Model confidence (mean pLDDT): 86 of 100. Predicted 3D model of a 1476-nucleotide RNA (small-subunit ribosomal RNA) from an uncultured marine bacterium.

RNA sequence: GAGUUUGAUCCUGGCUCAGAUUGAACGCUGGCGGCAGGCUUAACACAUGCAAGUCGAGCGGAAACGAUGGGAGCUUGCUCCCAGGCGUCGAGCGGCGGACGGGUGAGUAACGCGUAGGAAUCUACCCAGUAGUGGGGGAUAGCCCGGGGAAACUCGGAUUAAUACCGCAUACGCCCUACGGGGGAAAGGCCGGGAUCUUCGGACCGGUCGCUAUUGGAUGAGCCUGCGUUGGAUUAGCUAGUUGGUAGGGUAAAGGCCUACCAAGGCGACGAUCCAUAGCUGGUCUGAGAGGAUGAUCAGCCACACUGGAACCGAGACACGGCCCAGACUCCUACGGGAGGCAGCAGUAGGGAAUCUUAGACAAUGGGGGAAACCCUGAUCUAGCCAUGCCGCGUGUGUGAUGAAGGCCCUAGGGUCGUAAAGCACUUUCGCCAGAGAUGAUAAUGACAGUAUCUGGUAAAGAAACCCCGGCUAACUCCGUGCCAGCAGCCGCGGUAAUACGGAGGGGGUUAGCGUUGUUCGGAAUUACUGGGCGUAAAGCGCACGUAGGCGGAUUAGUAAGUUAGUGGUGAAAUCCCAGGGCUCAACCCUGGAACUGCCUUUAAUACUGCUAGUCUUGAGUUCGAGAGAGGUAAGUGGAAUUCCGAGUGUAGAGGUGAAAUUCGUAGAUAUUCGGAGGAACACCAGUGGCGAAGGCGGCCUCCUGGCUCGAUACUGACGCUGAGGUGCGAAAGCGUGGGGAUCAAACAGGAUUAGAUACCCUGGUAGUCCACGCCGUAAACGAUGUCUACUAGCCGUUGGGAGACUUGAUUUCUUAGUGGCGCAGCUAACGCAAUAAGUAGACCGCCUGGGGAGUACGGCCGCAAGGUUAAAACUCAAAUGAAUUGACGGGGGCCCGCACAAGCGGUGGAGCAUGUGGUUUAAUUCGAUGCAACGCGAAGAACCUUACCAGGUCUUGACAUCCUGCGAAUUUUCUAGAGAUAGAUUAGUGCCUUCGGGAACGCAGUGACAGGUGCUGCAUGGCUGUCGUCAGCUCGUGUCGUGAGAUGUUGGGUUAAGUCCCGUAACGAGCGCAACCCUUGUCCUUAGUUGCCAGCACAUAAUGGUGGGAACUCUAAGGAGACUGCCGGUGACAAACCGGAGGAAGGUGGGGACGACGUCAAGUCAUCAUGGCCCUUACGACCUGGGCUACACACGUGCUACAAUGGAACGCACAGAGGGCUGCAAAGGCGCAAGCUGGAGCGAAUCCCACAAAACGUUUCGUAGUCCGGAUUGGAGUCUGCAACUCGACUCCAUGAAGUCGGAAUCGCUAGUAAUCGUGAAUCAGAAUGUCACGGUGAAUACGUUCCCGGGCCUUGUACACACCGCCCGUCACACCAUGGGAGUGGGUUGCAAAAGAAGUGGGUAGACUAACCUUCGGGAGGUCGCUCACCACUUUGUGAUUCAUGAGUGGGGUGAAGUCGUAACAAGGUAACC
Repeated sequence: GAGUUUGAUCCUGGCUCAGAUUGAACGCUGGCGGCAGGCUUAACACAUGCAAGUCGAGCGGAAACGAUGGGAGCUUGCUCCCAGGCGUCGAGCGGCGGACGGGUGAGUAACGCGUAGGAAUCUACCCAGUAGUGGGGGAUAGCCCGGGGAAACUCGGAUUAAUACCGCAUACGCCCUACGGGGGAAAGGCCGGGAUCUUCGGACCGGUCGCUAUUGGAUGAGCCUGCGUUGGAUUAGCUAGUUGGUAGGGUAAAGGCCUACCAAGGCGACGAUCCAUAGCUGGUCUGAGAGGAUGAUCAGCCACACUGGAACCGAGACACGGCCCAGACUCCUACGGGAGGCAGCAGUAGGGAAUCUUAGACAAUGGGGGAAACCCUGAUCUAGCCAUGCCGCGUGUGUGAUGAAGGCCCUAGGGUCGUAAAGCACUUUCGCCAGAGAUGAUAAUGACAGUAUCUGGUAAAGAAACCCCGGCUAACUCCGUGCCAGCAGCCGCGGUAAUACGGAGGGGGUUAGCGUUGUUCGGAAUUACUGGGCGUAAAGCGCACGUAGGCGGAUUAGUAAGUUAGUGGUGAAAUCCCAGGGCUCAACCCUGGAACUGCCUUUAAUACUGCUAGUCUUGAGUUCGAGAGAGGUAAGUGGAAUUCCGAGUGUAGAGGUGAAAUUCGUAGAUAUUCGGAGGAACACCAGUGGCGAAGGCGGCCUCCUGGCUCGAUACUGACGCUGAGGUGCGAAAGCGUGGGGAUCAAACAGGAUUAGAUACCCUGGUAGUCCACGCCGUAAACGAUGUCUACUAGCCGUUGGGAGACUUGAUUUCUUAGUGGCGCAGCUAACGCAAUAAGUAGACCGCCUGGGGAGUACGGCCGCAAGGUUAAAACUCAAAUGAAUUGACGGGGGCCCGCACAAGCGGUGGAGCAUGUGGUUUAAUUCGAUGCAACGCGAAGAACCUUACCAGGUCUUGACAUCCUGCGAAUUUUCUAGAGAUAGAUUAGUGCCUUCGGGAACGCAGUGACAGGUGCUGCAUGGCUGUCGUCAGCUCGUGUCGUGAGAUGUUGGGUUAAGUCCCGUAACGAGCGCAACCCUUGUCCUUAGUUGCCAGCACAUAAUGGUGGGAACUCUAAGGAGACUGCCGGUGACAAACCGGAGGAAGGUGGGGACGACGUCAAGUCAUCAUGGCCCUUACGACCUGGGCUACACACGUGCUACAAUGGAACGCACAGAGGGCUGCAAAGGCGCAAGCUGGAGCGAAUCCCACAAAACGUUUCGUAGUCCGGAUUGGAGUCUGCAACUCGACUCCAUGAAGUCGGAAUCGCUAGUAAUCGUGAAUCAGAAUGUCACGGUGAAUACGUUCCCGGGCCUUGUACACACCGCCCGUCACACCAUGGGAGUGGGUUGCAAAAGAAGUGGGUAGACUAACCUUCGGGAGGUCGCUCACCACUUUGUGAUUCAUGAGUGGGGUGAAGUCGUAACAAGGUAACC
């Protein structure tokens, strides 16, 4: 920096990613070289080999080998023997080394390490100085002899050497001292040699290496101190040699290091003790830095060496490849005993995700020994293995477009892989082959190694993979799959069009590697020193007092601890950084510099802080005088009310609720009057009024008492602020003891409510509520805001005090202490805060670090208990949260509308029938539509057809389209078979155009491209449609406001049918909607009169616009007029508008229609049509016959007809409109009871026809009945259409005459030419309407009104909702899994205390035994060794505690888990406001 909480936003906050890193591991892959690195696990166990020896110039010597000489044997070049004379040298004595080098990190939280200092020390070898190195003695290994033993080894005897050991002498310096003195050493070896001497070895001299004493140095080591050095307080007290002193011992050395005595100290909240973890550092990784993590390789220190203990030798060890003991383990064994220690180098087993060769050489560097040669050296230098890392190189370069083939994609045109390949030209790094050949080596000596390097040759020849491509994050398409298989770091992909899975093509990234996993830092300002926070997101202790601590007013002087500047020392090297240099470069290496931010020393400065001394008054406090107050404690006292008791009056109810009931009451309630008892609380005053630190405090009076404020003087002189621990106070509830008990009231009982109701409501009612004393110690103890101090615009109230002014008041100004409301700057994520800060600063304290688990478990402390306080982890999620925004929603509020309710009229729901649907049935009952918004819907019309369904029979380039080839005109008649499709035979016919080749249309056959599909997906789509809704809304540009989502505009006041208009207004305008424009209807005018009309004038008729004629009227169809709140009055804001009126055919949108904003419902339709994808292709296509869509216990919707008298029937009689008609409508006339038949005039229609309108009206009848109502059903007979009315048409006539007497719960339509009622027509159609769509006739009732139901609009409010209340969401129970608490216990680890025990060893003692050097008076002594014993002490054992880990029947809660159960607690007034 990014992703991720949301519909969107800002913030808070966690999770995740991009970077770097690595002793890594794993997967795929792998050409070369250089430089590095390589058991992080079992400090587990180890086979085998090697890793520390060396010195013969210390010694006695001679086991082996060699040379030489001699001898013997013979196979004549071999074997054996002899000779320490020679080279040498096993074993041994002796010296030095073995304490270094190498390994490991178990232990250790410590003077262990780091850093800086210190004084009381030692230091082999080395360097320098001083002084010496004389003279003796006694042993002992080896060897030899003998013994024991399996072995390891060991015992005895004899003999022997030394640079082994011991005296003596000497002692400059040295040590001790009582200052008189006393004490203490040595070793020789080798080489050379003139003289002299000689026992011929030497002596002697010189040199060299040694040796002794001592001083100094160097180096190394020991000791002490300051500071620094992990986590835990759920470890708070620890300590008896403990702390100090004195004396002694001990050590190289100070010291309780040890012992005795004395004192009672020492450490600890600045974290002792205990527990856990850990080697420390230079450094390394990361980071801008500060930090954080880490301590492999390299370097310094420490610790360890199978585990534990102990000492010896030595300069140095309490000793990795030494010793002793104990223990575990392994091995050998003759069972008696022995041996061993890879955390050296290799290597093995094991463990593990995982870490190499049982290599070469001492050539170099270094180490040990030696005089040296030299020997030893798994230190080291090299090589081997491993892509483990870093660095470098290569796998070719140039050219090459028919943009080849092939792959992939495609809109079918093409695009892409792609100059990529091929082809042509060139090069040879690396590799391979051959030749030459270093540096590393100063004279010799090279493991590496014939290596690096150079030269020649070879052929493009031998050399590319891995991951990724949804976003973060660079890189996209196709196919497969179909919530499957799978992916995934986070968000998340996958349920038939997946850029997210798998494959492919293409692309991106890195490259001999790539990716994954793990680690660490970073990002993370997510522990915040640099650099965070705490009103509401996590976070202010309930409040105060106060200890330690932190911080602290003015001023003077001193000091110099902090501070600042300089100085000196140190801060190892390596590393990092800079410069230069060396390997062809780089990695790597070398040289120099810088740095090492630190510590110490020293000098100086003195502003600030500190310290010391002094002074001051402003902070703080005291004094005096006033003042207000529900401040506290105790005692007393008052009235109203409730309840109870007594008495009176009085009668049937009272009480209670949404409605009731339980309850009280005729044994007299309620009501009312009087009297009494008792307890509790104090109306009005009363107030964002007062007091108190908070909790809290309220009648009145009194005693005692705390604090506060104001005014004024004087005094003290910083006495202050905060405050970890600590102490006190601390609502309600609760607990203990004793009182009290009126009201109210958990629990409880009853009554209701309810599906239930362990609740809400009601009637009762006990603890409690009250008092005293004692506990508890918590609350949403809240201003969700710690205390103190200072500063920073204003305005308005209110309480207490003081001062001033005048106009003396219910006035006003100033000031101070409180307490409120607004508001600027500023702050804040926003909301908001704003002198009572959440502003600006300072001081101190407390607290926070994702949600859940959990304020829980365990432990501690407190409590009588309830419980409180302190306070985790495992596990789990990718969020949880805050504020604000837009919606949606609310059994929130306000305003308004609608046949929404109400007021009415008529229906449905009951009957019969029609029709559609569900269901059922069926071979099939084709498919779709399903709340409103499916159900007389698609279907404006299923007998065949339609038809998509079923059964059977048939066809396969197909019933239909295009192309190609061949044949034939096309077409047509008849017959046969068949249910038909079809098949076979047969007849007629030779057309049109022509450049004569042929062509066009049509038919048949063939071939393949293809046709075809009412098959799937309306959740892939277009188009069309429904619905909210003809509701009044939905938006935009610019501007403004807001961090932003967004807001404003569009809200407000009026008004309207309307976001209609007006006014106001940080908005101004605009768009889609509304309205208007369009059609129709209502009035009039103009024009035009045929098929329409006929007033006036004629003609004709029985009559009729029938005729002449007319153009007035009606009408037709073109164009105009008219209506606009225009006029008047009133209301209103001087507006918009509303109300009333006039005029007018019509009045406030005149009536009706068409017209449907942004959008919602993944609404409907793939079966109208179109269409992506998928599927079928002798079938899911096509044809035919028959059947089905018409079924029928049932349920529902929509209708028709009725149930009758406002009616039925009969007769008479009047008045429409709008349509349709050539495949047609069909008149007159005739026939039939009728359906209809016949007939055919007229008409492609203002002319003719369908076509008589019916209700109405007039007269008559029926008389309330299952009827003269009603017509279902059924029987018979017919008519019409049609190829055909069986399944399955309509109609007619005769006969039959069912249910039904107005319809339960519920429910629908309608506000005027409307409902209701009456008929008429049309589309579809051969025929077939009670349906649909139109048309006119007759023609009502009612609307007070908006409380309620439903739907909608605007504003506002709440919200935990946003797939938006059909939302969200809680708890128990049931099931599965996971981690965890307690648990009778059980098994381990660690550890305290009290004891036992006591190996080896050291020290002390010593009656025993033994004893070379020295002394001796020769007896012995000194000294020593062994033994015994005491002290200390490891292993081990017992008892009793503490702590920790594991496990445990059954058990507690917790977490997680697409569709389990029960309810509905929360979110809206969540339906009883929620919460502590």
Its Rfam family is "Bacterial small subunit ribosomal RNA". The sequence is in RNAcentral, with records from ENA.